[in-house]
RNA sequence: UUCUUAUCGAGAGAGGCGGAGGGACAGGCCCGAUGAAGCCCGGCAACCGAUUUGAGCACGGCAUCCGCCGUUACUUGAAUGUCAUGGUGCUAAUUCCUACAAGCUGCAGCUUAAGCUGCGGGUUGGCAGAUGAGAA
Repeated sequence: UUCUUAUCGAGAGAGGCGGAGGGACAGGCCCGAUGAAGCCCGGCAACCGAUUUGAGCACGGCAUCCGCCGUUACUUGAAUGUCAUGGUGCUAAUUCCUACAAGCUGCAGCUUAAGCUGCGGGUUGGCAGAUGAGAA
């Protein structure tokens, strides 16, 4: 750097250093000397990790039937099961919002009508991005 996959409406400091910028990109809208980025400390969470237990599936053993017992892996539940030594991550605003598509819907205009156009709202999907894990 690329690919696969999971997640992205919850959570997290009146700390120290630092000094003007930051929120990926574009548009918007915000944050910032009551101090931005960055670094340190603290914190949050639980992706990797450890661990308890129920169920399912699979396999094996026993049994005339009903069924009983055992085992590893996987899936799944237990308030997000429990934990937090380690590897990351995160610690304003939903990934701050929108950007593309398809339904739904409000208003206005045009049309004889079917319908079309414009401006909004909301839903779903997609794109992009971020992070973890695995692979090349």